[in-house]
RNA sequence: GGGUCCAUAGUUCAAUGGAUAGAAUAGCGGCCUCCGAAGCCGUAGAUACAGGUUCGACUCCUGUUGGACCUA
Repeated sequence: GGGUCCAUAGUUCAAUGGAUAGAAUAGCGGCCUCCGAAGCCGUAGAUACAGGUUCGACUCCUGUUGGACCUA
């Protein structure tokens, strides 16, 4: 240089082109407890970036950025 794949919450993962992007865990608050842990209830938190296609894009297309692998 060429090719393939990946990028969603602090972390690990979901989401047939169409419902307010969902869950686990972690965080915070409350209940419980002598205090904690566990348990229960509640709460906040995300689509790498920029364009395009479409009535509608996390999803399809192009470019960029970052990462993994193959190849020379």